[in-house]
């Protein structure tokens, strides 16, 4: 340089044909136990890499662009 994937919660990952965002673990309470751990119940935690554009409505289409991988030269 060219080509493809990837970026979403603290960390790992879903998110269908555009309809207003979710699991796991980790955190914080409470219940249970003498206590602690397990276990069971709950709550908190995300301007979805950025930035524009399309659309009544964008994680999700379109376009710049950052960053990470991989392959090709």
């Nucleotide at each position: 340089g060219c080509c493809a994937c990837u970026c979403u919660a603290g960390c790992u990952c879903a998110g269908c044909u555009g309809g207003u965002a979710g699991a796991g673990c980790a955190g914080c309470u409470c219940a249970c136990u003498c206590g602690u751990a397990a276990u069971g119940a709950g709550c908190a935690g995300g301007u979805c890499g950025u930035c524009g554009g399309u659309u009544c409505a964008a994680g999700u289409c379109c376009g710049a662009u950052g960053a990470g991988u991989g392959g090709c030269u």
A computed fold for a 73-nucleotide RNA from a Thermodesulfobacteriota bacterium, annotated as transfer RNA. Its mean pLDDT, the model's own confidence on a scale to 100, is 82. Its Rfam family is "tRNA".